[in-house]
Record summary
Model confidence (mean pLDDT): 81 of 100. A computed fold for a 104-nucleotide RNA from a Terriglobia bacterium, annotated as SAM riboswitch aptamer (S box leader). The model forms 97% of the base pairs in the Rfam consensus. It was read from a public genome assembly, where an Rfam model found it. It matches the Rfam family "SAM riboswitch aptamer (S box leader)". About the family: The SAM riboswitch is found upstream of a number of genes which code for proteins involved in methionine or cysteine biosynthesis in Gram-positive bacteria. Its family is annotated with regulation of gene expression in the Gene Ontology. The organism belongs to Terriglobia, within Bacteria.
RNA sequence: CGACUAUCGAGAGAGGCGCGAGGGAACUGGCCCGAUGACCGCCCGCCAACCUGCCUGACGUCGGCAAGGUGGCAAAGCCAGCCCGGAUACGGGAACGAUAGGGC
Numbered sequence: 001c002g003a004c005u006a007u008c009g010a011g012a013g014a015g016g017c018g019c020g021a022g023g024g025a026a027c028u029g030g031c032c033c034g035a036u037g038a039c040c041g042c043c044c045g046c047c048a049a050c051c052u053g054c055c056u057g058a059c060g061u062c063g064g065c066a067a068g069g070u071g072g073c074a075a076a077g078c079c080a081g082c083c084c085g086g087a088u089a090c091g092g093g094a095a096c097g098a099u100a101g102g103g104c
């Protein structure tokens, strides 16, 4: 970097230090977080189990254990926008995005 596959209503911080004004991907609308210091960075802690290792001599599936590589730790990916059903509430899907695997 962009095609493919899988997942995205579960879970996990009132921690310490630094910084200092916006932040929740982007636009719009809403709603929320934030000087009682958010977001972000580092440390520590924690969650999950995609890859990985072991159970298992070999392959495959399922399962269990571990936690080395990632990832995550306000709110559903905070909600909606587009399409379908529906009188509404709402339900389903798409698009976009994120993460993992895999590729260059």
Stems, first nucleotide, its partner, number of pairs: 001103001004101005013044001015043004022033003027081004045073003050069002052066004077096001082093004